[in-house]
Context: one part of a larger RNA
Molecule: small-subunit ribosomal RNA, 3' major domain
Organism: metagenome
RNA sequence: UGACGGGGGCCCGCACAAGCGGUGGAGCAUGUGGUUCAAUUCGACGCAACGCGAAGAACCUUACCUGGACUUAACAUCCCGCGAAUUCUGUGGAAACACGGAAGUGCCCGUAAGGGAACGCGGUGAUAGGUGCUGCAUGGCUGUCGUCAGCUCGUGUCGUGAGAUGUUGGGUUAAGUCCCGCAACGAGCGCAACCCUUGCCUCUUGUUGCUAACAGGUAAUGCUGAGCACCCUAGAGGGACUGCCGGUGUUAAACCGGAGGAAGGUGGGGAUGACGUCAAGUCCUCAUGGCCUUUAUGUUCAGGGCUACACACGUGCUACAAUGGUAUGUACAAAGGGUUGCCAACCCGCAAGGGGGAGCGAAUCUCAAAAAGCAUACCUCAGUACGGAUUGGAGUCUGCAACUCGACUCCAUGAAGUUGGAAUCGCUAGUAAUCGCGGAUCAGAAUGCCGCGGUGAAUACGUUCCCGGGCCUUGUACA
Repeated sequence: UGACGGGGGCCCGCACAAGCGGUGGAGCAUGUGGUUCAAUUCGACGCAACGCGAAGAACCUUACCUGGACUUAACAUCCCGCGAAUUCUGUGGAAACACGGAAGUGCCCGUAAGGGAACGCGGUGAUAGGUGCUGCAUGGCUGUCGUCAGCUCGUGUCGUGAGAUGUUGGGUUAAGUCCCGCAACGAGCGCAACCCUUGCCUCUUGUUGCUAACAGGUAAUGCUGAGCACCCUAGAGGGACUGCCGGUGUUAAACCGGAGGAAGGUGGGGAUGACGUCAAGUCCUCAUGGCCUUUAUGUUCAGGGCUACACACGUGCUACAAUGGUAUGUACAAAGGGUUGCCAACCCGCAAGGGGGAGCGAAUCUCAAAAAGCAUACCUCAGUACGGAUUGGAGUCUGCAACUCGACUCCAUGAAGUUGGAAUCGCUAGUAAUCGCGGAUCAGAAUGCCGCGGUGAAUACGUUCCCGGGCCUUGUACA
C1' cells in the first nucleotide's frame, strides 16, 4: 500500500421487510449428469454451465459409429500432354464409383500453319487437407463484479524510503454530482450531456392514408365526385432549464412545498460498460505460434447414431377447476412478414387440407380469425361436460424419402393430478399477473428465443437482521 475481520461509523441495491405470482409434488417438452451403446460427436460446470454454442439433428447438416471406395486428392497455385465446353444414354452397384455408347464443335489473335483464354480428363512433384492437441503460447470477440462510482496522471509539497497529498474533512447528489474548506494547483478515462424511441404543440406533406362540411349512390360500407379540417404518415422546429414563487440551508451547493404545464426536478424506455478481476469462456465462427498426422487423424458414399433409459437435477408448458368448462352470437389492437413468396372471393371435405385463380415486390393486395372481454344457454362440486397424458384406428401436408425419427386432423381411449415437504425464484407501474398476435431460423418441424399490443393489480412502516456493493476508520503473526 492492499486484502481480510462472526471490528466500528455513514450510505445504497426487489438485499431484507410489506405485498402479488410462481418453482420444489403430477403429466409432458427441453437441456444436463449418470448409465447404456458399434456410436450415443464436441464444447459449456457456483453466482457468471444446464430451452447454453444450436435463429430450428429424418437425408444433408455431422464433427460420431459400421461398412464400401480414393490417394497431388473434395478445395488453391504452378508444369507437361490430350480434348472445346457441354448434352443425351447403356450395364453393374446401396450409393460413391467403375466400364462403355452417341451427339457436339463455340470465343480471341492469325491469310494459313499454329497459338491463347475458359472448362474437362490424364501424369509428375512442389504442395493441399485436418471440427487433430494445447484458450495455461496467442489475436479477436464475449461473460462477470457493474451502469457499481470509481481508476489514474503531470507539476508542486511532505517522507531516508516503500509511499502520501491531490481523491481526505463539513454539507449535498443517482453520481469523485456540485458547493465550502484545505499544500496543493490542474488534467485524463469514467458520471452527466450529445444519439435513438415514447409522451404535448406548431409548420410543411396529402397518396395507397383520413372523411368534418357539400353532392351522388347503395341492402350496407370513404363506395364515388370532392376536400386535407380531423386521425395518421415523416420531415423540420418549439417545449423542461430547479426557469418562477414560498420555506429550510452557511449569503453556498442543494432539499421540501407550490404555481403554471402534455410532461417536474435524470419525465418513461433503450443504446452506451472506466482502470482492472476471474491464467473466466472460446484453437469447433474466424485468425494464429508450437506439436502431431499425410494410402490417413485427409477426402467421398450408403446405412445407423446425436432422438437410447432403472435413475438424479435445472429451465419451461399444461393442469388440478365454478373468478371455471362447453356451445352459440358479438366487439376492440399493435408490430411485423410476403415473388422459389403471401394467397382473396368461390367450390369440395366433420377437419387437417384440397381445388380454384383475383390481387399484391404491397400505408393499395394478402397472411388475418386477435384472444382474454361482453350477452345468452347448459354443466352444479363429482376424479366430473375438470384434466388431457397414453394407446388403437383412419387420414392430411412437407419432402427423393417420415421405420428408426416430423408436424397436424378426425374417431375412439381417458393416466397422473384435488394447490405441492425442507427449501427457493421473480417483480415497485402501464410493472407483476393474465390474454392473444407477429418474426428470425426454416422444405417440414417451438411449450424455446426475439418483438408487439389488450386487460391490468397489491405493497414499500422501515434499515434491526440475511446477501452483494461504495466511502472513511481500526486491528492483523496474511500478500